Overview
Two RNAs folded together computationally: RNase P RNA and transfer RNA, 475 nucleotides in total. It holds a member of the Rfam family "Bacterial RNase P class A". It is annotated as a ribozyme.
[in-house]
RNA sequence: CAGGGGGCUGAGGCAGCCGCGUGUACUUAUGUAUGCGAGGAAAGUCCGGGCUCCACGAAACAAGGGUGGCGGGUAACGCCCGCCGGGUGUUGGCGCCCGCGUCAGCAUUCAGGGAAAGUGCCACAGAGAGCAAACCGCCGAUGGGUCUUCGGACCACAGGCAAGGGUGAAAGGGUGUGGUAAAAGCGCACCGGGGGUCUGGUAACAGGCACCGUCAUGGCAAACCCCACCCGGAGCAAGGCCAAAUAGGGGUCUCGUGCUUGUUCACACAGGCGAGGGUGUUUCGCCCUUUGAAGACCCGGGUUGGCUGCUAGAGCGCGCUUGGCAACAGGCCGCCCAGAUGAAUGGCUGCCGCCCCUUAUGGGGAGACAGAACCCGGCUUAUGACGCCCCCUGAUGU
RNA sequence: CGGGGAGUGGCGCAGCCAGGUAGCGCACCUGUUUUGGGUACAGGGGGUCGGAGGUUCGAAUCCUCUCUCCCCGACCA
Numbered sequence: 001c002a003g004g005g006g007g008c009u010g011a012g013g014c015a016g017c018c019g020c021g022u023g024u025a026c027u028u029a030u031g032u033a034u035g036c037g038a039g040g041a042a043a044g045u046c047c048g049g050g051c052u053c054c055a056c057g058a059a060a061c062a063a064g065g066g067u068g069g070c071g072g073g074u075a076a077c078g079c080c081c082g083c084c085g086g087g088u089g090u091u092g093g094c095g096c097c098c099g100c101g102u103c104a105g106c107a108u109u110c111a112g113g114g115a116a117a118g119u120g121c122c123a124c125a126g127a128g129a130g131c132a133a134a135c136c137g138c139c140g141a142u143g144g145g146u147c148u149u150c151g152g153a154c155c156a157c158a159g160g161c162a163a164g165g166g167u168g169a170a171a172g173g174g175u176g177u178g179g180u181a182a183a184a185g186c187g188c189a190c191c192g193g194g195g196g197u198c199u200g201g202u203a204a205c206a207g208g209c210a211c212c213g214u215c216a217u218g219g220c221a222a223a224c225c226c227c228a229c230c231c232g233g234a235g236c237a238a239g240g241c242c243a244a245a246u247a248g249g250g251g252u253c254u255c256g257u258g259c260u261u262g263u264u265c266a267c268a269c270a271g272g273c274g275a276g277g278g279u280g281u282u283u284c285g286c287c288c289u290u291u292g293a294a295g296a297c298c299c300g301g302g303u304u305g306g307c308u309g310c311u312a313g314a315g316c317g318c319g320c321u322u323g324g325c326a327a328c329a330g331g332c333c334g335c336c337c338a339g340a341u342g343a344a345u346g347g348c349u350g351c352c353g354c355c356c357c358u359u360a361u362g363g364g365g366a367g368a369c370a371g372a373a374c375c376c377g378g379c380u381u382a383u384g385a386c387g388c389c390c391c392c393u394g395a396u397g398u
Numbered sequence: 399c400g401g402g403g404a405g406u407g408g409c410g411c412a413g414c415c416a417g418g419u420a421g422c423g424c425a426c427c428u429g430u431u432u433u434g435g436g437u438a439c440a441g442g443g444g445g446u447c448g449g450a451g452g453u454u455c456g457a458a459u460c461c462u463c464u465c466u467c468c469c470c471g472a473c474c475a
Stems, first nucleotide, its partner, number of pairs: 001394008012352007020037007039369001043380002046378005051235004057284005064231005069083005084112001085110011113226002118224002120220003135165002137161003142158002144155004173191006192215001193212002196209005239308004249299006255292001258273006274290005301474003315335003319332005354365004399471007408424004418455001426442005448464005
């Protein structure tokens, strides 16, 4: 420099004309004026809430589900911020050049509690795969055997060895040195590891000190499980009000008709006791029912209407300020920013902005992913061009 | 708009929960039987599990994201 991949930012601005939806005002056969009119993801519906109903409150337990380093932020979260620890890549320094190790920087990534509580699994290959193992191999000092020139040599029977080879994802620390018959933490040095203690830190954790070579206990918990913490269910087609229409139809199931007081002639209404019920169990509370033309489900029938919930809210503002490393929080100021029927939210022109050609004038071109439906906070996924950061491949130069 | 379920040879399904060579039936191909075809018998081929990523030594299976398809849900009485 060219091509490719990943991450972030960003999602053009102003004016005019025509058109569409909706609110308000004035007019009303109608229109006129004016305000507002998609997104960073409106998406996936993966989490967390608000709101509404389930007659539904509190506590404990059980079941089921979820989360998982530490601290903070938040209405809350599986989100965000900061920190800690690990993995990978790369650059540089150091240890002896490579390798390897270690330290530091940068980039990136982590569903990052517990594997000495227990259970389970580790196929194939391999001799051996979980309180290790002798296939090839090495040795055979010691015991044994054979030979002997009596110095020893040979055999590899007993036996020793996890150093080397081989298998595997994984073979019970690594490097070096001593040691030995051959070996081995067998001894030692360094590195790593372990539990103990001290210091620093809110903590995760880090560092120091001495000790341990029987250094013991490999991996998997996105296997069961254990520990800590959290969680009731359904969803605006929730729910409320009104209207229209019918065969105001049929079937199955559940509850079962208690006692009593007051008003009353009675019906009826109100209260008490009892009984039954209230998504698993228990306790307390509360509520409902106690006989109704009740409730649930199914078949059949009717309507395919209106209003509300509905958008001013954990709201918005690269406005100022205070605290904080930050996420964020407090104060002040300013603003109102879609509410629909499933359907509107668009088109054209000009100037500026972006890209290409051109010295310039000028000419040409591009605009992605995608469309609110009760509302918020996140995550994830999709996304053209310019710009920034990192990585890969190729070429050229030094 | 909301809720739920399923993707495995050409078709219909099992295997998934408790990870270790991916199977069954029909269909297809070849051969035998037949004059020929069907039937019957024997043998064979064809899928890496919708796609991508992760956990693991190892994924159809466990986890996450994504794509496609299917089903249910209005009110009155």
Its mean pLDDT, the model's own confidence on a scale to 100, is 76.